[in-house]
The RNA shown here (transfer RNA) has 73 nucleotides and comes from a Candidatus Pacearchaeota archaeon. The RNAcentral record of the sequence draws on ENA. It matches the Rfam family "tRNA". Rfam's curators write: Transfer RNA (tRNA) molecules are approximately 80 nucleotides in length. It is annotated as a transfer RNA.
RNA sequence: CCCUCCAUAGCUCAGCGGUUAGAGCGCCUGGCUGUAGCCCGGGAGAUCCCAAGUUCGAAUCUUGGUGGAGGGA
Numbered sequence: 001c002c003c004u005c006c007a008u009a010g011c012u013c014a015g016c017g018g019u020u021a022g023a024g025c026g027c028c029u030g031g032c033u034g035u036a037g038c039c040c041g042g043g044a045g046a047u048c049c050c051a052a053g054u055u056c057g058a059a060u061c062u063u064g065g066u067g068g069a070g071g072g073a
Stems, first nucleotide, its partner, number of pairs: 001072007010025004018056001027043005049065005
């Protein structure tokens, strides 16, 4: 320098262009228990890496940028 892939909640990951962006773990809380754990219920938490574009409508498609991983020279 070139190519490919990845970026969504604290962590690990889902998510046909259209319901209110979800799950597990973690966190808070109620029940249960002598206490804790297990188990059952409830809750908070991501304007989807940044910007522009396409579209009636973008986490999703296009372009550029940033960061990370792999490959090539």